[in-house]
A computed fold for a 115-nucleotide RNA from Phocoenobacter uteri, annotated as Glycine riboswitch aptamer. The model forms 90% of the base pairs in the Rfam consensus. The coordinates come from a structure-prediction model, not an experiment, and the mean pLDDT is 80. The organism belongs to Phocoenobacter, within Bacteria. Its Rfam family is "Glycine riboswitch aptamer". About the family: This family represents the bacterial glycine riboswitch.

RNA sequence: ACGACCCCUUGGAGAGAUUCAAUCCGUUAAGGCGGAAAAUGAACGCCGAAGGCGAAAAUGUAACAGAGACACAAUGUUAUGUGAAACGCUCAGGCAAAAGGACAGGGGAGAAAAG
Numbered sequence: 001a002c003g004a005c006c007c008c009u010u011g012g013a014g015a016g017a018u019u020c021a022a023u024c025c026g027u028u029a030a031g032g033c034g035g036a037a038a039a040u041g042a043a044c045g046c047c048g049a050a051g052g053c054g055a056a057a058a059u060g061u062a063a064c065a066g067a068g069a070c071a072c073a074a075u076g077u078u079a080u081g082u083g084a085a086a087c088g089c090u091c092a093g094g095c096a097a098a099a100g101g102a103c104a105g106g107g108g109a110g111a112a113a114a115g
Base pairs, nucleotide, nucleotide: 006108007107008106009105010104011103016044018043019042020041021040023036024035025034026033027032045095046094047093051091052089053088054087058082059081060080061079062078063077064076065075
């Protein structure tokens, strides 16, 4: 000097204010009727940008073939490892607002290695 992790701040998408029951509130003499975001249970339908998981090209190793007495190249096959995402999965999470939110801008503090 670069600058991970961290702190503050700003922006930040998608998808059912679904249905049934319970419960609560209002109303009725009662039955019933109307309303209810979240929270309770169940059902169906969806989203992908907390988190998590997957592996393409390429590449490492081993075996077999190449290799016809031993050895030997490129290459091929099989097994196994490394291998990214905003791609895929939808476990988790989410599906009015709020909260959360990958990622990005600004500010702060600031480690290590190479240089």